Transfer RNA from a Candidatus Kariarchaeaceae archaeon, 74 nucleotides, folded computationally. It matches the Rfam family "tRNA". It is annotated as a transfer RNA.
[in-house]
RNA sequence: GGGCGCGUAGAUCAGACCGGUAGAUCGUCUCCUUGGCGUGGAGAAGGCCAGGGGUUCAAAUCCCCUCGCGUCCA
Repeated sequence: GGGCGCGUAGAUCAGACCGGUAGAUCGUCUCCUUGGCGUGGAGAAGGCCAGGGGUUCAAAUCCCCUCGCGUCCA
């Protein structure tokens, strides 16, 4: 330098094929339960989906460029 894959909540990851409310588990916080902690039950907060641009009524999703990480080739 070139090919491919990945980047989404504090963490680990779905969702992309086929555009239409952004989700799961763990963690955190509050309440109930307990003498207290834990377990269990109920609820909440937390994301401008790596960045920019384009297409579209509408983009995490499609197209282009860039950045970072991994991997392969040279």